A computed fold for a 1422-nucleotide RNA from an uncultured bacterium, annotated as small-subunit ribosomal RNA.
The coordinates come from a structure-prediction model, not an experiment, and the mean pLDDT is 84.
It matches the Rfam family "Bacterial small subunit ribosomal RNA".
RNA sequence: AGAGUUUGAUCCUGGCUCAGGAUGAACGCUGGCGGCGUGGAUAAGGCAUGCAAGUCAAGGGGUCCUUCGGGACACCGGCAAACGGGGUAGUAACAGGUAGGAACAUACCCAGAAGUCAGGAAUAGCUCAUCGAAAGGUGGGGUAAUACUUGAUAGUCUCGUAAGAGUAAAGCUUCGGCGCUUCUGGAAUGGCCUGCUUCGUAUCAGCUUGUUGGUGAGGUAAAAGCUCACCAAGGCUAUGACGCGUAGGGGAGGUGAGAGCCUGACCCCCACCAUUGGCACUGAGACACUGGCCAAACACCUACGGGUGGCUGCAGUCGAGAAUCUUCCGCAAUGCACGAGAGUGUGACGGAGCGACGCCGCGUGAUCGAUGAAGCACUUCGGUGUGUAAAGGUCUUUUAUAGGGGAAGAAGUUUAUUGACGGUACCUUAUGAAUAAGGGGUUCCUAAACUCGUGCCAGCAGGAGCGGUAAUACGAGUGCCCCAAGCGUUAUCCGGAAUUAUUGGGCGUAAAGGGUGCGUAGGCGGUUGUGUUAGUCUCUGUUAAAAUCUUUCGGCUUAACCGAGAGUCCGGCAGAGAAACGGCACGACUUGAGGAUGUGAGAGGUGUGUGGAACUCACGGUGUAGGGGUGAAAUCCGUUGAUAUCGUGGGGAACGCCAAAGGCGAAGGCAGCACACUGGCACAUUCCUGACGCUGAGGCACGAAAGCCAGGGUAGCGAAGCGGAUUAGAUACCCGCGUAGUCCUGGCCCUAAACGUUGUCCGCUAGCUUUUGGGAGUAUCGACCCUCUCAGAGGCGAAGCUAACGCGUUAAGCGGACCGCCUGGGUAGUACGAGCGCAAGCUUAAAACUCAAAGGAAUAGACGGGGGCUCGCACAAGCGGUGGAGCGUGUGGUUUAAUUCGACGCUAAGCGAAGAACCUCACCAAGGCUAGACAUCUAGACGAACUCUCUGAGAAACCAGAGGGGUCUUCGGACGGCUAGACAGGUGAUGCAUGGCUGUCGUCAGUUCGUGGCUUGACCUGUUCCCUUAAGUGGGGUAACGAACGCAACCCUUAUCGUGUGUUACAAGUGUCACACGAGACUGCUGUCUCACGACAGAGGAAGGUGAGGAUGACGCCAAGUCAGCAUGUCCCUUGAUGCCUUUGGCUACACACGCGCUACAAUGGUACAUACAGUGGGUCGCGACGGGGUAACCCUGAGCUAAUCCUCCAAAGUGUGCCUCAGUUCGGAUAGAGGUCUGCAACUCGACCUCUUGAAGUUGGAAUCGCUAGUAAUCGUGGGUCAGCACACCACGGUGAAUACGUUCUCGAGCCUUGUACUCACCGCCCGUCACGUCAAGGGAGUUGGGGGUACCCGAAGUUCGGCCCUCGGGCCGGCCGAAGGUAAAUUCAAUGACAGGGACGAAGUCGUAACAAGGUAACC
Repeated sequence: AGAGUUUGAUCCUGGCUCAGGAUGAACGCUGGCGGCGUGGAUAAGGCAUGCAAGUCAAGGGGUCCUUCGGGACACCGGCAAACGGGGUAGUAACAGGUAGGAACAUACCCAGAAGUCAGGAAUAGCUCAUCGAAAGGUGGGGUAAUACUUGAUAGUCUCGUAAGAGUAAAGCUUCGGCGCUUCUGGAAUGGCCUGCUUCGUAUCAGCUUGUUGGUGAGGUAAAAGCUCACCAAGGCUAUGACGCGUAGGGGAGGUGAGAGCCUGACCCCCACCAUUGGCACUGAGACACUGGCCAAACACCUACGGGUGGCUGCAGUCGAGAAUCUUCCGCAAUGCACGAGAGUGUGACGGAGCGACGCCGCGUGAUCGAUGAAGCACUUCGGUGUGUAAAGGUCUUUUAUAGGGGAAGAAGUUUAUUGACGGUACCUUAUGAAUAAGGGGUUCCUAAACUCGUGCCAGCAGGAGCGGUAAUACGAGUGCCCCAAGCGUUAUCCGGAAUUAUUGGGCGUAAAGGGUGCGUAGGCGGUUGUGUUAGUCUCUGUUAAAAUCUUUCGGCUUAACCGAGAGUCCGGCAGAGAAACGGCACGACUUGAGGAUGUGAGAGGUGUGUGGAACUCACGGUGUAGGGGUGAAAUCCGUUGAUAUCGUGGGGAACGCCAAAGGCGAAGGCAGCACACUGGCACAUUCCUGACGCUGAGGCACGAAAGCCAGGGUAGCGAAGCGGAUUAGAUACCCGCGUAGUCCUGGCCCUAAACGUUGUCCGCUAGCUUUUGGGAGUAUCGACCCUCUCAGAGGCGAAGCUAACGCGUUAAGCGGACCGCCUGGGUAGUACGAGCGCAAGCUUAAAACUCAAAGGAAUAGACGGGGGCUCGCACAAGCGGUGGAGCGUGUGGUUUAAUUCGACGCUAAGCGAAGAACCUCACCAAGGCUAGACAUCUAGACGAACUCUCUGAGAAACCAGAGGGGUCUUCGGACGGCUAGACAGGUGAUGCAUGGCUGUCGUCAGUUCGUGGCUUGACCUGUUCCCUUAAGUGGGGUAACGAACGCAACCCUUAUCGUGUGUUACAAGUGUCACACGAGACUGCUGUCUCACGACAGAGGAAGGUGAGGAUGACGCCAAGUCAGCAUGUCCCUUGAUGCCUUUGGCUACACACGCGCUACAAUGGUACAUACAGUGGGUCGCGACGGGGUAACCCUGAGCUAAUCCUCCAAAGUGUGCCUCAGUUCGGAUAGAGGUCUGCAACUCGACCUCUUGAAGUUGGAAUCGCUAGUAAUCGUGGGUCAGCACACCACGGUGAAUACGUUCUCGAGCCUUGUACUCACCGCCCGUCACGUCAAGGGAGUUGGGGGUACCCGAAGUUCGGCCCUCGGGCCGGCCGAAGGUAAAUUCAAUGACAGGGACGAAGUCGUAACAAGGUAACC
């Protein structure tokens, strides 16, 4: 000190989250020791038991005991018990803090002065009697005092001006003294008053009647409405009264750089409380924690009559709670009370115990030790890690245990005596590594990773986020990281958060400028002089307790802890001084402000009048069948005469041209013309006033449209409504009607995307340009023009600012003054409350809950029913097809024991498969084999394995048995099978783990990089622009300059020519053939256009503008395809196998659907006969001639050929002639029957071919759809691969050989630029609302219940006080005022609960639609 998280990426805004520290903590796991601290935070809930305040015998009279020294005890009396200890309920207050003040008191203590005389009556104890269960009383008798009381005396006391009046005492004694009384002073303590300060809430705005003041009286220790009577009507409040909620305050503690924010445990100070409420008494002091009285609740005892109690003292107990200790020891120390003292008391205190609750310290060993042991984990199988770690050797003994020694704390008052802690700390000896390590984490933030298991399951998680079969994120193991007797989690606080911003933020678009003005309080305020000064500054004094904190030093072995010194304590008060700034007072000034005078512009406002165009209505004329409306229509109007047109008249509303980025107004807003009244503004003159100013919370006024009330008015338009269309629907968009309204008058409403999304005012800071109004100068006869200037309104821009966009003298720049407003999104501008309103509603304005985002600007893409430009057999123009039929073939589906598998829009479907009868083969059935059909290695035994023959079972494989044949050797072994073991094998899974290969966009022209430049950045530039091209092809221009992959070229084939060669061809020689080499084409030439590149036309040429064709496929996209071609990670199967062998079967099934083809439907044809012309290829397990046989398929024979030689090899369409004559035919050939041929172990399922016979559908094919731009389409045949055989498929070859392209509007696809975007899984995107289901929170709600506070009235205890009566003079009784608790009543406030209804949030895939984002398909929004 920052980091993570919104995005495809970026910058910004903004919230959420994390890393740090802390705690009186709690919880989980774990736990060796010591020191010092600390420990009922919740129920101020209830409490058993013990203790926590006594003491004095030297005040008094007694009783008892006695060792006669004395001791014990209750009572009277004195002092203390008002301290100490506890708690924080109440209290928002003079309660606390701090600084002051005057009208007070004070027992004990100190100092000083004076005094202490003389009397009296009682009473407890005791005794007698008596009541009661008890607690506790009652009566009689007698008694003492430092108890009570009378008198005297009286000062420096009190009252009074004075005179004068009044008030006191207590004794004891060891004779030292201790006491007592009065007064004065002190010390210290307490009471009272005041300034300042001290939480939230304005959805609490008015509060107050002893209230504010006065006079008198009472009262108090003392001022005072403290109380009372009377009088006056005051007092407080926006600087927050009153109310409500919450809360003890401070020193201080936590955090923080600080300013701050949070807290108020332990320790100290103050306050308050003592079961709840009230009250007084005693006393120096109390309205009294362990005193009293009364009331109430609760609890206990009881003989039922009545009594008793108060742990928020120390322990302890119950309860509630996440949670907080021993019913310990001691008065030895410190302190307090009493005492003359010894001493007594003291749960204050000193200690110990319990709790890792915290802080601090120590330890769990040190050192040597590599075959880097074993085990475990991982592994690329080589190894690596755990790891010097262990084992083992040497050493040490803190700690632990045991033994021995053993404190300080102690000071008395002289001695003596006295230690709870404690036989503790500490010292020493012995034993022996001996007694002692865990927790959390390991995807990123955040230090630390591998393997296995699991498979969106189980689970994790602070945030982001992990998990759907290769999880470093779940669980486990191993390793590693962090801390360590602890480690984590949870809760809370501060920090980070500049995320409430004083230090130190913002408001054009992210949240945020009030709709506008006037103006009150307030805030701020020009130049100058004098005086003064509560602000301000300086100095001095005083105060700010101690502890804490900082620092220095010191004491416990160290530290924590403790002590001493210094500092800090930022503040307050008082005094002295200063006068710059600010305030105040007085005076002056003119530049701010205002006024005057003179001009000027203007839809500024209000009222009255008036004008023309258009529209509509009525009437009349002309006139006839339509009009109107739309994308197209219809509703509608019209033969009762519309629309159109002319005339006349009526009506209401709005004002064309001028007119403009123009003008005016505070804003809303304002537009024909004229008049009346009226507000503001600008300029010029520089005459007057003399700071009169700016802003402005509340307040007041104005305030579009819509809306409301009353009365008018209503032509057009037109919510609602009706109808017609559109549509799946259409409560819409479009059309026809049409009510309110729109208009006027009066009164309300008070909102808006009331926007420049930009508050008002002042000053300063480059310009250029346009425009409105005024003025000056120059000029002119005058005007225009030109120059300057003031005030407005626009555009572009320097600096600067901004996240960027943009703003930029009309600031969003630089400064000043004041106001308003913001603090994540949703809930919500909603609920409740309040104010306003006739209502509608407006203003003010939350929370629970929920999300981790919501958002701004800009960037690259993608997309658009956005735009521009361009291309492509994309459309168009043509030719021929498909879709209909039959057949072939593939696919889906269905079927099946199996119909093996893959491929699925374009980019699957005559595809993998260049050829399934067996094999192939992966599928099914059945039968078998098991280290295996195949590879390598090790070990063992063997010498065979193997082959042949036979027998048995069998479909075969295979199994069992019998017989025959049958190794080499350098003796190491080789070889072979058998057995055993490592292993083989798998067309089993995953193409979403992969390699390789491939498809597609697309042979489209694109895709990038280096350096440089611009930008905060993503990114951009380059690659955009202009011209051009088939082309990112080239040229020009240019913050770019170059380059790469693509394009093109290089390569192959072909078209022309030349040269060379010549197996073959041919009769020769030749060359039209073959091969090789070379030439040729480059916009080279001419013309037009062009800066250039190039385009067009032409010439020459075999070929002309890349001549034609091929090969060649950029960056990438589709998790495209393929694990079944091959390779390969991982997983799975391996003896009843997912391996291997065998025999059959299946892949060929068939209601159906689709793709690709073949043959046709015929006469441009069919058929018969005759006849012409190719090219590419292939061939020795082959091609196979001639000849012969057969109707034919084919067969017999086998010449020639390892091929320009021989064979395949007759090409067919074509041509010629004849027939067929439009017919389901001499078209068409399916289907079927019969007979054959060939291949092959084998043609049944299931081959091809031949012959004869049979002769189906089909007469040109719906919607739709495909190919092709020239040697192309169409048509004709030929060859090859695969292959034993099987071709309508595929790959090639040649023959014949067209038509059309105006053109780019439309469809599809593509490229470039641009625009919008809420899309980026990228439009097959995103996303809204109702409804249905579930969960949650909040509000409303007929009501119901409970609490709080006061008010009125009733009742009225104790008690003070007042009055009366009685009295044994102590008091008693009665009455009055006040008065707690209680009761009644109506309101108020806060909660709880509530049928029901409404909205909100959330939830996996629900329903209906499509509102928004693109022109979102009606621009969106208010």